[in-house]
Context: one part of a larger RNA
Molecule: large-subunit ribosomal RNA, domain IV
Organism: Collybiopsis confluens
């Protein structure tokens, strides 16, 4: 000097990104126990208050033994309880071990799962809800294939997509993209093809066969067309004007659109403006909570809203507690160094 472990007057988070670290609490018994709530062995060990040693005494109950023919009574012992006294180190679960508590808010309902070796979470999963496909030689998956899984199952089943308990709800839009369905028409591809022309076959002609070129006609799906579908992908306006001060704009006019953002919530885990305005909290608040609202980039299963319980989650406040700090100091042990 560093490390480890302790103790530090007064104060008590003034430390710090942040109470990180440390401390405090901790057992059993008695009493007492709030808001909220999905009414639950929920919240809850809520919170909070008191007790606990040893000695002798009194009292009541229960059991066993003794006694009695038997029960009761009495005596004695053991265990547990109560009462009132005494003793001491102001102390008694005498050690070790052993929950700090509460209020408000965000997110996720919950238990669970995850980046073996920097992330445990608000991410994943979940029960539940909804959509789509599939009639069994099922849809789906693997394989070149026989085949195998699905399944020794059969639509209360299986596959797949999204949301993510329960509660209250889930608005408008099918014009675009996708998917599903219907019918007619049109132009066709490959292919098929009556017929025609030329060459060849035949001594010549005809017929036949072959080859090349051409060819009326025929010819599927998809597309075009029509309709449906949003818990499919998505989307959810502008301008002008208006009420007896001003302001605001219920209302009116007009253009465009498939329809013009509904219910809710809101300076939010929600671009910026922004440390928004007001109230509460503080001596002091870019914090937190409540409230306001054009948020011109909130918004309804890419779910919306509020919520009991839960969380090694995140934010904030209070009590308790403390060397985190004001502000250090001391001790023991370990290691290194300097000197002897």
């Nucleotide at each position: 000097a560093a490390g480890u472990u302790g103790u530090u007057a007064a104060g008590g988070a003034a430390c710090u990104c942040g109470g990180c670290a440390a401390g405090a609490u901790u057992a059993c018994c008695u009493c007492a126990u709030a808001a909220g709530u999905u009414a639950g062995a929920c919240g809850a060990c809520a919170a909070g208050a008191g007790g606990u040693a040893c000695c002798a005494c009194c009292u009541a109950u229960a059991u066993a033994u003794u006694u009695u023919u038997a029960u009761a009574u009495c005596u004695a012992u053991a265990u547990a309880g109560g009462g009132a006294g005494g003793u001491g180190a102001c102390a008694c679960a005498a050690a070790a071990u052993c929950g700090g508590a509460g209020g408000c808010c965000c997110c996720g309902a919950c238990u669970g799962u995850u980046u073996a070796c920097u992330a445990a979470a608000a991410a994943c999963a979940c029960a539940a809800c909804a959509g789509u496909c599939u009639g069994c030689a099922a849809u789906g998956a693997u394989g070149a294939a026989u085949a195998u899984c699905a399944u020794a199952g059969u639509a209360u089943a299986g596959a797949u997509u999204g949301u993510g308990a329960a509660a209250u709800u889930u608005g408008c839009c099918c014009g675009a993209u996708g998917c599903c369905a219907u019918u007619a028409a049109u132009a066709u591809a490959a292919g098929a093809a009556a017929g025609g022309u030329c060459a060849u076959u035949g001594a010549a002609a005809a017929a036949u066969g072959u080859g090349a070129c051409u060819g009326a006609u025929u010819g599927a799906a998809a597309g075009u067309c029509u309709g449906g579908u949003u818990a499919a992908u998505a989307g959810c306006g502008g301008u002008c004007u208006u009420a007896a001060c001003c302001a605001u704009g219920a209302g009116g006019a007009u253009c465009c659109u498939a329809a013009g953002g509904u219910a809710g919530c809101a300076a939010a885990a929600u671009c910026a403006a922004u440390u928004g305005g007001c109230c509460a909290u503080u001596a002091a608040a870019u914090g937190u909570g409540g409230u306001c609202g054009a948020g011109u980039a909130u918004c309804a299963a890419u779910a919306a809203u509020g919520u009991a319980a839960c969380g090694a989650u995140g934010g904030u406040c209070u009590c308790a507690c403390u060397g985190u700090c004001u502000c250090u100091a001391c001790a023991a042990c370990u290691u290194g160094c300097u000197c002897a």